[in-house]
Context: one part of a larger RNA
Order: sequence, then C1' cells, then structure tokens
RNA sequence: GUCAGCGAGUAGAUAUCAUCUGCAUGCCUAAGCCAUUGGGUGGAGGCCUAGUGAAAGCGAGUUUACAUAAAACGUUCCGUAGAUGAUAUCUGACCCGAAACCAAGUGAUCUCGUUAUGUGCCGGUUGAAGACGUAGUACAAUACGUCGAAGGACCUCACUCACGUCUGUGGCAAUAGGCGGAGAUGACAUGUGACGAGGGGUGAAAAGCCAAUCGAACUUGGAUAUAGCUGGUUUUCUGCGAAAUCUAUUUAGGUAGAGCCGAUACAUAUGUACCCUGGGGGGUAGAGCACUCGUUGGUGACAGGUGGCCCAAAGCCUGACUGUCUCCAGAGAAACUCCAAAUACCCAGUGGUAGACCGUAUCGAGACAGACAUGGAGUGCGAAGGUUCCAUGUCGAGAGGGAAACAGCCCAGAUCGAUCGCUAAGGUUCCAAAACCGUAUCUUAGUGGAUAAGGAUGUUCGUGGACAAGGACAACCAGGAGAUAGGCUUGGAAGCAGCCAUUCUAUGAUGAUAGCGUAACAGCUCACUGGUCGAUGUCCAUGGGCGCCGACAAUGUAUCGGAGCUUAAGAUACGUACCGACGCGGCGACUUCGUGAUAUACACGAGGGGUAGCAGAACGUUCUGUGGGUCAAGGACGUAUACACGUAAGUGUGUAUUAAGAUCUCAGAAGUGAGAAUGCUGAC
Repeated sequence: GUCAGCGAGUAGAUAUCAUCUGCAUGCCUAAGCCAUUGGGUGGAGGCCUAGUGAAAGCGAGUUUACAUAAAACGUUCCGUAGAUGAUAUCUGACCCGAAACCAAGUGAUCUCGUUAUGUGCCGGUUGAAGACGUAGUACAAUACGUCGAAGGACCUCACUCACGUCUGUGGCAAUAGGCGGAGAUGACAUGUGACGAGGGGUGAAAAGCCAAUCGAACUUGGAUAUAGCUGGUUUUCUGCGAAAUCUAUUUAGGUAGAGCCGAUACAUAUGUACCCUGGGGGGUAGAGCACUCGUUGGUGACAGGUGGCCCAAAGCCUGACUGUCUCCAGAGAAACUCCAAAUACCCAGUGGUAGACCGUAUCGAGACAGACAUGGAGUGCGAAGGUUCCAUGUCGAGAGGGAAACAGCCCAGAUCGAUCGCUAAGGUUCCAAAACCGUAUCUUAGUGGAUAAGGAUGUUCGUGGACAAGGACAACCAGGAGAUAGGCUUGGAAGCAGCCAUUCUAUGAUGAUAGCGUAACAGCUCACUGGUCGAUGUCCAUGGGCGCCGACAAUGUAUCGGAGCUUAAGAUACGUACCGACGCGGCGACUUCGUGAUAUACACGAGGGGUAGCAGAACGUUCUGUGGGUCAAGGACGUAUACACGUAAGUGUGUAUUAAGAUCUCAGAAGUGAGAAUGCUGAC
C1' cells in the first nucleotide's frame, strides 16, 4: 500500500413542543401491598379550575396613586394521563487524541556519590632531600665524587579515556569500526558486598545521572481527567434553502440575543412588491465667497516706525517697511455656506400591474474567518491581488456559452431524454460551427497584436491668414550703390573688437549692415531689386483621425491562442445574412404544490441549480412476534455469473457450484448500512 473484518448522536431521569390515544359528569396516581405470563389495590400527592402585587394582601379584579382620573396585567374555552418523535439539561453523552495534576507503590545489577574489603599498573628515562668520602675553613660555609631514591616527574604496553578525521547512518553496533590522539604511582583504574529514592537522591555543576526513560523516573489507580483545538462520523430519493452583519462578552478562530433559513399553525385584502400620481424633510455632488479660516496682484485712506527738507517743532515729501480698513480684479476649504441638485428615504391614493410573494406565534437550525468587480469615501504613496466602511452584482452554495487557458468579468440560472428549431454574449480565411458579405473612408507601422514625458516637412480631413498670370515659392543670371573709411576709441578699427548715433542722396533695389573673412584693407555671401522660368500654385499658424521614434533580460519564437493576414483576415461608420448555450420554443417522460373534476389516477396552471442546514418519503441488515404459514436431498442458505424489473437505495429469475436448513406478509425492537479518522486487528 491493497483486501477482509471491526470502527462514531446511545441509555436513563426531568422539562418543552408536535402528532396520536384514553377520559373530560376534570384528569392521573407515586411508593407500598396483593396476585403472578396480563393485572388489582393504593387519592398521600400532582396538574387544571383566577388573577394581580416586590410583598403583607386583596380578588373579577389587582397594582401604582390624593383620586371614583389615567395606565399596566387580567376578567369565554381548549384540560389531564400516556405513547411516539424532535430538542434542551445532568450524567463519559457522537468517536479517537494531549502535554499535564494527584495518590499509593517499585527501582542505585545502568549510572552519580559514599563506604567496607580485595586486585592491577611490562619496560625504559630523569636523579630532589639525605648519607658517606675527598678538597676546603679557626669552626662553618662551599665545591666535587659516590651512595641514595623523591615526584598529582618524563617516554611507552596492559588498563582507562574519548581530542581530530574517514567509514557507518533500515549500521557489525538504538553510539560501532579504521587511522591518529590523552592519562598511564595517581584527585589512578578495577572486582565484590553495602548505603542514599522522586519535588526526593546524587552531582570537581553539564539542569548531568537515578536500568536505551529525566527542567521532576517507572508501575498501578483517580480516569472514558479536561481539550472554546485538529481529524473522522457509514443507504437512497424528494421539497425548501442560508450566513460570513449588528449588539455584548478576560471577547476577538468561542458563545449568547437580534437579522438571515426550514417545518407547522393561525391570521390577512385598507396586506406585500413594483410602477404612476401627489405630499414631505434634508444640506451631499456641483457651485459660490454673503459668514469663518486661509490666500494672490493692484488703487486709496489712516496709524506706527525709517530716511530727507528743517537749528528745532509743526508741516511736507519719500518707499520691494509693518499693521488696519475701503475699493477693483483673481481664487481655496472634510470639520466654510448667500445657494443647491440627481438619486435615495418617509407618508398617502376605493390609481395601475403582479398574485401569496407578506405578517404573527411555536419548534428546529446553521452562521457571526468572507472574496472579487463597479460606483462613493477614509487610510496608504489618489502604492498593493493592501486595509476599513457604504451601495449594487457575482462567487461563496452555480453547472452551461464567451474571455486561448482563467472562483469573483460578459451572456445565462442545469428535473430527465433525443442526430428538432430560434436566439444571447461572442463570432463568421484555415485550425474551428458560421460572410475571404455589401457600401464609404483611414492605416503601411505587421500598427493592429504592451507604456509615458518628450521629439519629428509620416499621411489624411478641416480652420484662419499671407503672397501669386500686374508672374508668387524654389532654382538660375545680374545688381547689391553714393555722401562715407559715420563719429568716438585705437598701433590699426574702413558695414562686421568695443562705445554712441543709426541720417541723407541716387535708384528697379541696396542695412551707417545678418554671417564668413583680413593685422587693417581686400575678398565671399545675406537682406533688398531686376531678369529667365510659368503654378488650380506657394508659404505660415492651428485643430481632428490613423500612424513613426522614444521601446533593453535572463531554458526557446514567447506581449494576435497558432497558421497566416496589407483596396485585410487591421481601423472607423452604416447595413444584411448566418453560426452560436444545459437560455427560449417544439416533442416525449418523471415529480412537487395549487385549482377543478373525479374516485384513482385525469385536465389545467405554477414550479423542480444548490454548500451549512431544516423538513418529507423510502430501501436494506440482525433479532422477536404474527397468520394460511410456506419452501427444502425432486437440493435450503451461501458463492459465481447472465438476464429482466425499479427514479434510487435495491429486487426477482435462470445457470453453475455447494450440501442442510431457509424465509414471504404485516408489525415490533435495534450493537442497523464505511472510503477516508498519519483509524484498530489479520492476511498478502
């Protein structure tokens, strides 16, 4: 892992509600006693028959109160006992699961410490104290030699340890093996016996060790500890169908009341939902500056101060000074408003449409982690698939079609069947169902088929203006002069270093010069003019459409789903046709509710997506009762298989095998249904 078996809402008491039964001349007994297949007896006691008040109490009334007012609760009846079902409470209370806590015991053959008594340490090295001898000294000191044998001394076996590394890692081994390493006469190692016990021991101290168990051992018991936590919870079909919010909470992943769901009962047409009409309140969006706060520029006045005139004072003048005010213009605000919507909300209507949707009560729930999208706000960075509210939708609990794929987007809500038809969103060259459809334009970038600021004689359609056959624009030819080298400056300054001025003349036109150039001149262009040429033109500004650049990433094209597409198969506008879903319609079937008929299954109408959950109806298993019982060696049950029937759980029959019991009907009672619990046991 698979298969088989086992494996989870049970029992009792009490309470409430629903259905049913007995009695209602109110109902019922409990313990006990008698009897014994059943029952009888027992009226103590319980419920009901009256309420109200905190209560004394009073009583069809009572309470509050001065009250004879007013108000609240009452003033008719549906009772009682039991059975069944549902739920709650108390018990292990649907099942499995802690870490822990407490009690009584058992452990020091492991290990820690102590204790008694034993045992072990090859070999080699060093050579303390001291002694003796010799030298030495006045005596000593001292030196040398010999003997000596010390040491938590040295090297190194046994023995003990465990520092490094490799192997091993379901191992040889629940701590080992290899190669090295440390101690090895000592605080050494070790045998045997004994002592210390669980909040206790022992500890050269690591919270180490106390029998592979230690920040409190093990065994048994309290004990099915408790678990607001995780996991699991077994047949079928039918009807309805949520919530992820508010309030409270030592509360936030729990729970309670309300809201939302189910079942039942009752009530309701002046009800409910939407539309229309009528009537309301408001201070949001917007807007505005009349108030409040903040604010820009300017005119004016006044006050203060600065400076000037003035010997001083007065007075006058002055300005990027300061403050207040008036006026003009501009303009901001969630906590501003002289104004002010759309929606939304409330009320009404002998209005319209719909048709049970609505309301109340009782019982049963689940839920109180929500997600995204669009709109309105707060917060954040006008960040987030962020976070917190409000409104709506979808998902959640929703399948189907579209968006390549894609809970929350678009279309649309699946009872079942089929090779029927029509449409929605979205599509119609091929992959791939349907138009290479029609008309008129745009785009050349594969734009379409990713992005901005910014940039550009891309192209197209406009708008405004200037010039142009009295010849424009571009190109070419020619001119582009004189006073004058303007004045100043300067070494020089002549159109062209710089400063000032920037006139006049002639002319078709020509700047006291726009650029290059020279040391300064010169020289070359430009403006300006003429000629050649001959335009439905040229130039400038500006708006709309579609394009261009800006544009760099990591496995492989890789930002149309692909092939591929250019008067498109791209874009804009209009149009026709077609395709396209579990939508709608047609045909057939099942089923729920209602109405009508009827009396057995008919007609019509409205329904049948569904998680948590509620309600209803059934199938099957084991046992018991029941009645006619029935079947069975002429083959029971079981097993295997085939066929048939039923909406399903399932049922029936045949065949093969097997060999001894099995069971229909209708009821009753439950150890009553397994695929999941890292489930348990067994087999493989």
Molecule: large-subunit ribosomal RNA, domain II
Organism: Picochlorum sp. 'soloecismus'